RNA sequence: UGAGUCGGCCAGGCAGCCGCUCGCGGGCAUGCCCCGCGGGAGGAAAGUCCGGGCUCCGGAGGGCAGGGUGCCAGGUAACGCCUGGGGGGCGCGAGCCCACGGAAAGUGCCACAGAAAAUACACCGCCUAAGGACCGCGAGGUCCCGGUAAGGGUGAAAUGGUGCGGUAAGAGCGCACCGCGCGGGUGGCAACACGCCGCGACACGGUAAACCCCACCCGGAGCAAGACCAAAUAGGGGAAGAUGAAGCGGCCCGCUUCGCUACAAUUCCCGGGUCAGGUCGCUUGAGGUGUGAGGCAACUCGCAUCCCAGAUUAAUGAAUGCCGCCAGAGGUAAGGUCGUGGACGCCGCGCUUCUGGAACAGAACUCGGCUUAUCGCCUGUUCCGGUGU
Numbered sequence: 001u002g003a004g005u006c007g008g009c010c011a012g013g014c015a016g017c018c019g020c021u022c023g024c025g026g027g028c029a030u031g032c033c034c035c036g037c038g039g040g041a042g043g044a045a046a047g048u049c050c051g052g053g054c055u056c057c058g059g060a061g062g063g064c065a066g067g068g069u070g071c072c073a074g075g076u077a078a079c080g081c082c083u084g085g086g087g088g089g090c091g092c093g094a095g096c097c098c099a100c101g102g103a104a105a106g107u108g109c110c111a112c113a114g115a116a117a118a119u120a121c122a123c124c125g126c127c128u129a130a131g132g133a134c135c136g137c138g139a140g141g142u143c144c145c146g147g148u149a150a151g152g153g154u155g156a157a158a159u160g161g162u163g164c165g166g167u168a169a170g171a172g173c174g175c176a177c178c179g180c181g182c183g184g185g186u187g188g189c190a191a192c193a194c195g196c197c198g199c200g201a202c203a204c205g206g207u208a209a210a211c212c213c214c215a216c217c218c219g220g221a222g223c224a225a226g227a228c229c230a231a232a233u234a235g236g237g238g239a240a241g242a243u244g245a246a247g248c249g250g251c252c253c254g255c256u257u258c259g260c261u262a263c264a265a266u267u268c269c270c271g272g273g274u275c276a277g278g279u280c281g282c283u284u285g286a287g288g289u290g291u292g293a294g295g296c297a298a299c300u301c302g303c304a305u306c307c308c309a310g311a312u313u314a315a316u317g318a319a320u321g322c323c324g325c326c327a328g329a330g331g332u333a334a335g336g337u338c339g340u341g342g343a344c345g346c347c348g349c350g351c352u353u354c355u356g357g358a359a360c361a362g363a364a365c366u367c368g369g370c371u372u373a374u375c376g377c378c379u380g381u382u383c384c385g386g387u388g389u
Base pairs, nucleotide, nucleotide: 001385002384004382006380007379008378010376012323013322014321015320018317020040021039022038023037024036025035026034027033028031042360046371047370049369050368051367052366053365054222055221056220057219061253062252063251064250066218067217068216069215070214071085072084073083074082075081086100087098088097089096090095101213102212106211107210108207109206110205123152124151125148126147127146131144132143133142134141135140160178161177162176163175164174165173179202180200181199182198183197184196185194186193187192226280227279228278229277236270237269238268239267240266244258245257246256247255287306288305289304290303291302292301293300294299325357326356327355328354329353330352331351332350335347336346337345
């Protein structure tokens, strides 16, 4: 200097003017009025995809069904998240990606091409040893019955590879080495690894984000949860009803409450009334910042300090001016460039003029994640290449 890799921070600033919302204080004209002071969106507030808190159902128990997760260890309130490690793939590298248990439990599927796609397969090619038929004096030839997965061809995929032996030709048919599997040993908490030892010709294609099997996890509904106040539950019609009804929001068991042969308990439906009224829940929390300690890290612990939106037709805004940022074009210009000096040309820090741009988006009970969107600015780490010393 060019081209990358992995992170971190920010998300225009100021001024006056006009507004909005919440809290506190004050005023009197007591209005949801006026005055003053203070707070007022995000890195994703988003998608609502996971996991917690909280609330109600019953203090959430067993089984089935259903759903989810799937290498190991750790972190955590918990997770499908994060950190570290193992294995596989990609990249020269920094680094990135992976639903990464089981295909000798069973079932299903495998387009096109191809002879054959799984009880694997004989299209071309190779062989004619054995058996049979015919021809020939004979060597032998032709045909039948066959053998063969070494070669060709098809395909994403065709029974592991190389070599030697073997054979009619071949083939783990036999052997050596590699590969694979099983058992052991060593190292590691483990996943797993191994120029370690032994055994086995090798054990029957792929596919489980196909059914399935195995292991582990999960009760349901959600702040329109739920609680209180106000209003209302008046009167009417119909149905079920003792092997009863309800709690019980997939089913069964179990549990709890009510009822006991009735003009029933109780439940359901139709119709009527009230409103989508007010208050709480509501923002102090697995919280932020600083610092010390432990840990490779995720993270945890201690101390100090801070309080930082709570709306419900739903606030957090609009416009003006100045400054700043980015891009393009022009002017000026330190300097660089060809051995040196000069001329011309080219590049050009900085300054300046004009034009244009400034994203994605917007709280609604709350928190931890993931994913997706995003004009740009600053900054750290590390890798590869070129050049100079």
Molecule: Bacterial RNase P class A
Organism: Gammaproteobacteria bacterium